The part of an RNA shown here (small-subunit ribosomal RNA, 5' domain) has 512 nucleotides and comes from a metagenome. Its mean pLDDT, the model's own confidence on a scale to 100, is 82.
Context: one part of a larger RNA
RNA sequence: GGAUGAACGCUGGCGGCGUGCCUAACACAUUCAAGUCGAACGGAACUUGAUGAGUAGCAAUACGAAUUAAGUUUAGUGGCGGACGGGUGAGUAACGCGUGAGCAACCUGCCUUUCAAAGCGGGAUAACGACUGGAAACGGUCGCUAAUACCGCAUGAUGUAUACGAGUCGCAUGUCUUGUAUACCAAAAGGGAAACCUGAUGAAAGAUGGGCUCGCGUCUGAUUAGAUAGUUGGUGAGGUAACGGCUCACCAAGUCUGCGAUCAGUAGCCGGACUGAGAGGUCGAACGGCCACAUUGGAACUGAGAUACGGUCCAGACUCCUACGGGAGGCAGCAGUGGGGAAUAUUGGGCAAUGGGCGAAAGCCUGACCCAGCGACGCCGCGUGAAGGAUGAAGGUCUUCGGAUUGUAAACUUCUGUCUACAGGGACGAAUAAAUGACGGUACCUGUAAAGAAAGCCACGGCUAACUACGUGCCAGCAGCCGCGGUAAUACGUAGGGGGCAAGCGUUAUCC
Numbered sequence: 001g002g003a004u005g006a007a008c009g010c011u012g013g014c015g016g017c018g019u020g021c022c023u024a025a026c027a028c029a030u031u032c033a034a035g036u037c038g039a040a041c042g043g044a045a046c047u048u049g050a051u052g053a054g055u056a057g058c059a060a061u062a063c064g065a066a067u068u069a070a071g072u073u074u075a076g077u078g079g080c081g082g083a084c085g086g087g088u089g090a091g092u093a094a095c096g097c098g099u100g101a102g103c104a105a106c107c108u109g110c111c112u113u114u115c116a117a118a119g120c121g122g123g124a125u126a127a128c129g130a131c132u133g134g135a136a137a138c139g140g141u142c143g144c145u146a147a148u149a150c151c152g153c154a155u156g157a158u159g160u161a162u163a164c165g166a167g168u169c170g171c172a173u174g175u176c177u178u179g180u181a182u183a184c185c186a187a188a189a190g191g192g193a194a195a196c197c198u199g200a201u202g203a204a205a206g207a208u209g210g211g212c213u214c215g216c217g218u219c220u221g222a223u224u225a226g227a228u229a230g231u232u233g234g235u236g237a238g239g240u241a242a243c244g245g246c247u248c249a250c251c252a253a254g255u256c257u258g259c260g261a262u263c264a265g266u267a268g269c270c271g272g273a274c275u276g277a278g279a280g281g282u283c284g285a286a287c288g289g290c291c292a293c294a295u296u297g298g299a300a301c302u303g304a305g306a307u308a309c310g311g312u313c314c315a316g317a318c319u320c321c322u323a324c325g326g327g328a329g330g331c332a333g334c335a336g337u338g339g340g341g342a343a344u345a346u347u348g349g350g351c352a353a354u355g356g357g358c359g360a361a362a363g364c365c366u367g368a369c370c371c372a373g374c375g376a377c378g379c380c381g382c383g384u385g386a387a388g389g390a391u392g393a394a395g396g397u398c399u400u401c402g403g404a405u406u407g408u409a410a411a412c413u414u415c416u417g418u419c420u421a422c423a424g425g426g427a428c429g430a431a432u433a434a435a436u437g438a439c440g441g442u443a444c445c446u447g448u449a450a451a452g453a454a455a456g457c458c459a460c461g462g463c464u465a466a467c468u469a470c471g472u473g474c475c476a477g478c479a480g481c482c483g484c485g486g487u488a489a490u491a492c493g494u495a496g497g498g499g500g501c502a503a504g505c506g507u508u509a510u511c512c
Base pairs, nucleotide, nucleotide: 001512002511003510004509006508007507008506009505010504013382014381015380016379017378018377019375020374021340026338027337028336030335032333035080036079037078040077041076043074044073045072046071047070048069049068050067051066054063055062056061087293088292089291096218097217098216099215100214101213102212103211106210107209111206112205113204114203115202116201119153120152121151122150128143129142130141131140132139133138159184160183161182162181163180164179165178166177167176169174189198190197191196219265220264221263226256227255228254231253232252233251234250235249236248237247238246268290269289270288271287272283273282274281275280295316296315297314298313299312318329319328320327321326346372348371349370350369354368355366356365357364358363385415386414387413388412395406396405397404398403420449421448422447423446424445425444429439456501457500458499460497461482462481463480467496468495469494470493471492477484478483
């Protein structure tokens, strides 16, 4: 000198774009953050229309069981999504990450393409009703019912498994293509007047996303030198989507290590950021990719995918409710609270845009996101007036008392209108034929008014730009280094002046 997620002191006019718990992965009141589909299903409630037994009435008419049609809403069954999006960096020195390869050892819902096929049946169960237990959470018994829920049979190959062949290719195990035989395995309907649309099944491919393996790279310590028993390898079996001590039985005794094993400490990694002429050094906030975690530890279930932040079970700690029998909870989501701390924001608006989930769609949901609010926290831009104006006014300061300086500075005159206030108009972002804007009556434009409301901070001995007076008298104090102060202090304090930067200026901390 540059830089910062900064803090502190003094000061503070406006706008744009960014950015804002670095500490206690401490504890959390409260709202919200993941739902959706009635075009899968049976109900229930409500509305409207039609038919209408019947009752009252002389009649008009009124009431009205029951049936039926259409519509709306939705607790439950069922489907898809809650594995994405959002947060945090505790753990992790590791195939975790980065980079480059490999899988002849693998999986892949939704999406795209192609081929084939969807025949016949069955038994339940929630909802609901009745009875009933419990303070509650939540149940229990009996009875009824539906499905794209569940199950059986059929059909069945280019699928899978086994056996026997043929060919081809390869880095080995082997791959690929193909023939025969045997065995096994599918499905669901909904909407529509119909055409047809949507969905379901099997298979082959693609795309996307993942899984696994390997080469190389990845902090400090030897005042850590030996470490290891599923440990290292083999055979066999199990398990997995898949290879593998991944697991198990048996057998062998190996394996790693001075090119640093093991142990200890520290740490999420990278694209990148800062600095530097570069080499390098430091950092990993924001944005993007990967990983790990979700009160602590453990476990599996469901599923294409989780060993699942707002799912389940068990144990621990903590908090809450309780009728003492038993229950409920998990902000490292967005706000917000307490606490810790030098220190870090609103319990805001909207789904208008972008994107996501569900749905045929209308649409619903979306604290993702888009916006607004707060903070000079940072960067950038603008302003605090411009021109003229000498009697060089007054006042201040200094003085050799002549004057010098503040100083064209002010006053004063003329002008302008950034900004400000008011009034009028008023967007782009909206993709469209039309409708649809939270931001927002915002930005912006026009007019009117008025210099009006808008300058501080640090330093002035040398380094280092900027000097005098007074006070103080080794005191009070200053100080980054050298150092200054003991009676003429340009170094302390105050004032005037001048210097630097400027809505900031200094200090502190850290990095280069």
The full RNA is in RNAcentral, with records from SILVA.